[in-house]
RNA sequence: CGCGUGCUCCGGGGUCGGUGUAAUUCCGAGCCGGCGGUGACAGUCCGCGACCCGCGGUCACAUCAUUCGUGAUGAGGCAGCGGUUGAGCCGGUGAAAUUCCGGCACCGACGGUGAAAGUCCGGAUGGGAGGAGCACUGU
Numbered sequence: 001c002g003c004g005u006g007c008u009c010c011g012g013g014g015u016c017g018g019u020g021u022a023a024u025u026c027c028g029a030g031c032c033g034g035c036g037g038u039g040a041c042a043g044u045c046c047g048c049g050a051c052c053c054g055c056g057g058u059c060a061c062a063u064c065a066u067u068c069g070u071g072a073u074g075a076g077g078c079a080g081c082g083g084u085u086g087a088g089c090c091g092g093u094g095a096a097a098u099u100c101c102g103g104c105a106c107c108g109a110c111g112g113u114g115a116a117a118g119u120c121c122g123g124a125u126g127g128g129a130g131g132a133g134c135a136c137u138g139u
Base pairs, nucleotide, nucleotide: 004136005135006134007133008132009131010130015029016028017027018026030119031118032108033107034048035047036046037045043106044105052083053082054081055080057078058077059076061074062073063072064071065070088104089103090102091101092100110122111121112120
C1' cells in the first nucleotide's frame, strides 16, 4: 500500500403570518435537502437507501384434521432476492460544470390529525445506502 475476515463507532434537515369553531395540513410568505459516483462542488445527471408490494426460504404461534409421523389453512417475525419509487432549464466562466456563478422553475413514502402535511405526531431508542477506526491474516 492493496485484498479478505471480524469487531466497534458514526450515519436526515426544515416556521411565521392570515382566515376559521377547528389548520405548523388551507391561503400568503418562508425554510430544508441522506449515501456513492462524476473531466469541477449535484434534492432535479447515473446509481443506491428509507416506505410499500411480491416471491420462495426459515422460525415460532393459532385453528382444523390426523394413521400421532405429520398435513392443511391463517395471521406474523427474520434474513435474502425481485419489483415500485419524485423533480431543471436558460445564460455566463472554463480544458472540463444539467454539479460553480446569475436568472427563473420544479420535487418530496406510509399511517395519524378538531381541516387536506416535505416541514407537526407516529412506526423509529428501528432500519439503512454508506463512512471512519481498530484487530487479525496474506502479499
Predicted 3D model of a 139-nucleotide RNA (FMN riboswitch aptamer (RFN element)) from Aeromicrobium ginsengisoli. Lineage of the source: Bacteria > Bacillati > Actinomycetes > Nocardioidaceae > Aeromicrobium. Model confidence (mean pLDDT): 82 of 100. It matches the Rfam family "FMN riboswitch aptamer (RFN element)". A reference for the family is Vitreschak et al. (2002), "Regulation of riboflavin biosynthesis and transport genes in bacteria by transcriptional and translational attenuation", Nucleic Acids Res.